Context: one part of a larger RNA
């Protein structure tokens, strides 16, 4: 290479947009790339392979046939394939209707709680723990009422409930705005799937300037606890955590399962829309799609388990793996303000 793999054994890219490029639904003609047949040239000799001979044989070597699976040329064929021209409407988009949601961004407004400030009552403790102690309090604390300030985050509703591609999203309102879904079937008429590079989003810590700073809390700094205790507990506390701009781009970024379409027996719960049938109406039965649990058939797996949300059966493109350490390291590029990324050996050694 060929092969075989990627849920958990090595191995799905963190998501998505989309370039090149693979692949592509139904039909009518035409063309004749690719594809078939048939002819004719050619495919040097020696090799291989048959056959027969020659050296006693053999290995060697002679004759002779076959192959040389290939090219070019010419005729012919027209299912596929491509290509050109034309139709259609099941893919695919658009409209049109009325729902649904923590989908994005800004603004504004709310109450609970906690600190804190003042100010009444009030007096000797309060906090903490396994037990203490640090600590905090006669300059009046802990508790309590009453006002005022800040600052983060929203109990209940809340749900294997909903939204987003994915990271993710949760108090209320208004403003832009993006998606999907279901029903109508008006338009367009394969406009399609994927997607190297490319771009664009990407939690937390982190970093750069400028703000905010309530609680919490790396660091740190005291008290315990130990043999010690750089820890786990306690008290205290800075960065950070929060806003604004602007960098990092990693994750057990997980359904450890790429993205699209198709096909293949079930039951049960739910979320959205819709249609029927019966009501005053709602609840509620029947059905359709669309999502999302659980169970669970055949299939399929090494087993575990998966099982119309497939890990089953096909088909299309990407990405990846190739024994364990060494090592995601060294080097070199490229990125980054730095921290470090991303790409990505080797020796040696089991």
């Nucleotide at each position: 290479c060929u092969g075989g793999g990627c849920g958990u054994a090595a191995a799905g890219g963190g998501c998505g947009c989309g370039u090149a490029g693979g692949u592509g639904g139904c039909u009518u003609c035409g063309c004749a790339u690719g594809u078939c047949g048939g002819a004719c040239g050619u495919g040097a000799a020696a090799u291989c392979c048959c056959a027969c001979g020659g050296c006693u044989c053999a290995a060697c070597c002679g004759u002779g046939g076959a192959a040389c699976u290939g090219c070019a040329u010419c005729c012919g064929a027209a299912a596929c394939u491509g290509c050109g021209a034309g139709g259609a409407u099941a893919g695919a988009g658009u409209g049109c209707a009325g729902g649904a949601a923590g989908g994005g961004a800004g603004a504004g407004c709310g109450g609970a709680a906690u600190u804190c400030u003042c100010g009444g009552u009030g007096u000797a403790g309060c906090g903490g723990u396994g037990a203490a102690a640090u600590g905090c309090g006669u300059u009046g604390a802990u508790a309590u009422c009453g006002a005022g300030a800040a600052g983060a985050a929203c109990a209940c509703c809340g749900g294997u409930g909903g939204c987003g591609a994915a990271g993710g999203c949760g108090g209320c309102u208004c403003u832009c705005u993006g998606g999907a879904a279901u029903g109508c079937a008006a338009c367009u008429g394969a406009c399609a799937c994927u997607g190297a590079g490319g771009c664009a989003c990407g939690a937390a810590a982190g970093c750069u300037g400028g703000g905010g700073g309530a609680g919490c809390a790396a660091a740190c700094a005291g008290g315990a606890u130990u043999a010690g205790a750089u820890a786990c507990c306690c008290u205290g506390g800075u960065a950070g955590u929060c806003c604004c701009a602007g960098c990092c781009c990693u994750a057990a970024a997980c359904g450890g399962u790429g993205u699209g379409c198709a096909u293949u027996u079930g039951g049960u719960g739910u979320u959205g829309g819709c249609g029927g049938a019966a009501u005053u109406g709602a609840c509620c039965c029947c059905g359709c799609c669309a999502g999302u649990g659980c169970c669970g058939g055949a299939g399929c797996u090494a087993a575990c388990g998966c099982g119309u949300u497939a890990a089953a059966u096909g088909c299309a493109c990407c990405g990846c793996c190739u024994g364990g350490g060494g090592a995601g390291u060294a080097c070199g590029a490229c990125c980054g303000c730095a921290a470090g990324g991303u790409u990505g050996a080797a020796a040696c050694u089991c």